[in-house]
Context: one part of a larger RNA
Molecule: large-subunit ribosomal RNA, domain II
Organism: Verrucomicrobiia bacterium
RNA sequence: GUCUGCGAGUUAUUGUCAGUGGCGAGGCUAAGUUCGGUUUGACGAACGCAGCCGAAGCGAAAGCGAGUCUGAACAGGGCGUUCAGUUGCUGGCAAUAGACCCGAAGCGGAGGUGAUCUACGCUUGGCCAGGUUGAAGGUUGGGUAACACCAACUGGAGGACCGAACCGGUGUCUGUUGAAAAAGGCUCGGAUGAGCUGAGUGUAGGAGCGAAAGACUAAACAAACCCCGUCAUAGCUGGUUCUCCCCGAAAUAUAUUGAGGUAUAGCGUCUGGAAACUGGCGCGCGGAGGUAGAGCACUGAAUGGACUAGGGCCCUUACCGGGGUGCUGAACCCAAUCAAACUCCGAAUGCCGCGUUGCACUAUCCAGGCAGUCAGGCAGUGGGGGAUAAGCUUCAUUGCCGAGAGGGAAACACCCCAGACUAUCAACUAAGGCGCCCAAACGAUGUUGAGUGGAAAGGAUGUGAUGUUGCUUAAACAGUGAGGAUGUUGGCUUAGAGGCAGCCACCAUUUAAACAGUGCGUAACAGCUGACUCAUCGAGCGACAUCGCGCCGAAAAUGAUUGGCGAUCAAACAUCGUGCCGAAGUUAUGGAUUGCGACCCGAUUCGUCGGGUCGUUCUGGUAGGGGAGCGUUCUGGCGGCUGCGAAGGUGAAGGGAUACCGACACUGGAGCUUCCAGAAGUGAAAAUGCAGAC
Numbered sequence: 001g002u003c004u005g006c007g008a009g010u011u012a013u014u015g016u017c018a019g020u021g022g023c024g025a026g027g028c029u030a031a032g033u034u035c036g037g038u039u040u041g042a043c044g045a046a047c048g049c050a051g052c053c054g055a056a057g058c059g060a061a062a063g064c065g066a067g068u069c070u071g072a073a074c075a076g077g078g079c080g081u082u083c084a085g086u087u088g089c090u091g092g093c094a095a096u097a098g099a100c101c102c103g104a105a106g107c108g109g110a111g112g113u114g115a116u117c118u119a120c121g122c123u124u125g126g127c128c129a130g131g132u133u134g135a136a137g138g139u140u141g142g143g144u145a146a147c148a149c150c151a152a153c154u155g156g157a158g159g160a161c162c163g164a165a166c167c168g169g170u171g172u173c174u175g176u177u178g179a180a181a182a183a184g185g186c187u188c189g190g191a192u193g194a195g196c197u198g199a200g201u202g203u204a205g206g207a208g209c210g211a212a213a214g215a216c217u218a219a220a221c222a223a224a225c226c227c228c229g230u231c232a233u234a235g236c237u238g239g240u241u242c243u244c245c246c247c248g249a250a251a252u253a254u255a256u257u258g259a260g261g262u263a264u265a266g267c268g269u270c271u272g273g274a275a276a277c278u279g280g281c282g283c284g285c286g287g288a289g290g291u292a293g294a295g296c297a298c299u300g301a302a303u304g305g306a307c308u309a310g311g312g313c314c315c316u317u318a319c320c321g322g323g324g325u326g327c328u329g330a331a332c333c334c335a336a337u338c339a340a341a342c343u344c345c346g347a348a349u350g351c352c353g354c355g356u357u358g359c360a361c362u363a364u365c366c367a368g369g370c371a372g373u374c375a376g377g378c379a380g381u382g383g384g385g386g387a388u389a390a391g392c393u394u395c396a397u398u399g400c401c402g403a404g405a406g407g408g409a410a411a412c413a414c415c416c417c418a419g420a421c422u423a424u425c426a427a428c429u430a431a432g433g434c435g436c437c438c439a440a441a442c443g444a445u446g447u448u449g450a451g452u453g454g455a456a457a458g459g460a461u462g463u464g465a466u467g468u469u470g471c472u473u474a475a476a477c478a479g480u481g482a483g484g485a486u487g488u489u490g491g492c493u494u495a496g497a498g499g500c501a502g503c504c505a506c507c508a509u510u511u512a513a514a515c516a517g518u519g520c521g522u523a524a525c526a527g528c529u530g531a532c533u534c535a536u537c538g539a540g541c542g543a544c545a546u547c548g549c550g551c552c553g554a555a556a557a558u559g560a561u562u563g564g565c566g567a568u569c570a571a572a573c574a575u576c577g578u579g580c581c582g583a584a585g586u587u588a589u590g591g592a593u594u595g596c597g598a599c600c601c602g603a604u605u606c607g608u609c610g611g612g613u614c615g616u617u618c619u620g621g622u623a624g625g626g627g628a629g630c631g632u633u634c635u636g637g638c639g640g641c642u643g644c645g646a647a648g649g650u651g652a653a654g655g656g657a658u659a660c661c662g663a664c665a666c667u668g669g670a671g672c673u674u675c676c677a678g679a680a681g682u683g684a685a686a687a688u689g690c691a692g693a694c
Stems, first nucleotide, its partner, number of pairs: 001694006011097013026053003032047005057064002067079004100239002103236001107229003111226003119203009128193001130162003133158001137154006166190003171186004205221001207217002242629006252265005266373002268370007278363001280359002282356006293345001294343002299339003303335003310328002312325005376401010406417003421591004426587003432581003435565003441578007458552002462549010479536005485509003490504003515530001519528002592619001595616009630683001632680006639673003648667004654661002
């Protein structure tokens, strides 16, 4: 992993609501006792009137009573008075219990077991090859006044040295479903000591022991193991088993030791009731309001100007004061602006009310049962936060996804189209498309040449269209030939400054024209060139603006990409026309289902229930609510089948909207079961589910 089996809303009590029975101003018995019956089962009957609920409430109470309390009150107000209960059965839900199932880490126990591992201690034993060093002391000799001291020999100390056994475990390799739940190889540390070790023995769970690492206390220790409390608790995760039909959410508000929980409301469903001056959309009328916009009348911000009080500076002055100013400058004025927390103004929408058969037709409201939801997401629009960032965050509003299939966008919850009851080898359309992949296309007029289409700011004699303006046969623009001079090297500055470093000025003359010089150049000159003029040539040439489509800008790591191929009067772009394709949309035909209405038939406890036909309507769906069924095991009852072959197994015609039913054949070899009821250990694919097999 697969297969087979097992595996999760149960039971008791109490309450509440609904359905369905009994009795009814009443209803019910409880424990228990007695009797009867039995297939021993899930029984039956009588007694038992203890007690409970209801028929009256109000008040704290005394108490009063259809009233009562408050109160001075005969007022007002609060709670009552009008509406039948009670007891079984079944179901929904809640509470209390393990309470749908599995799951902790943990907590407690004057309950127990452990020191054969390991930590430390005690008692008694054992072990340490070999080699090296050579302390104290001693002896002899020397030496001293005597010591001291020196030398040789002797001696054999040491948590001394090297190194086996032994103890350890430094580095690395192998091993990593190992040979091994810690080892093996090489290497390495200690090896007479705080050494190693045998046997016996002691100390224990908030305790021991610890040369201290929270280490160790039997492969597990920041509190051992076993048992018990115990099905601890788990606002957390996972799982929770057959079918069909109807409806169908929420991800919000408020509160919360609240934020991934919960309560109430909101939104769903079911039942009962009310039912229009109900609700929705449209239209008409009437309202409230201060947003968008706009404005500057207020509050503020902010620019320029004019004018001016005040101030600064300068002059004058014994003081008082006076004068100047090219500095600054409140207020007022003029012009032009800005504002979420400004408003002299002020929409569109939206909201409220009333009216209106204009549309649709219960969508509305009330009461009760049962929920789920409280992590939302994206897109458009209006804002806040952020950087006018985010597939960002937070509000409002609409849509979709959530819970929505189908077609389009290559692929793509959220975008565009469109809401899937079912069948059909029928038709029409939507979005989007019509070269081929791939269903369907032609015609017309232009644009683009970039494969633009299929990346930005910015840049440019790309190209098309429209317009403004200048020059031009009195010859323009471009090209070519010629000239481009003189005062003068203007003045200043400078080492120099001669058109051309810089500063000032920028005149005059000769001319067809020629600058006190546009650029290059020189140390400075020189040289080249331009402006300007003439000639030649012979028809258009410049400047500017707007719009359309293109160009550059354009660099990334495996081979590239409009989806691909490919396409250029297009298969690109713009405009126009007419067709066609295209969905689970719409239509056509058959069938099923929900609600409503009409008619018919059957049953009826007269409340209704069941069936049929017709019309109309409905049928996407998660959480969730409601309804109707299928199947399994067992029990009771009436029946039925079975050795002429039960159950079970294998296959299977056929039937049914589904869960399912199933003739028949083979196998099997002894029980099975329709129908009507009843009771549940009642349905598995999931829980890192449990057990077994492979």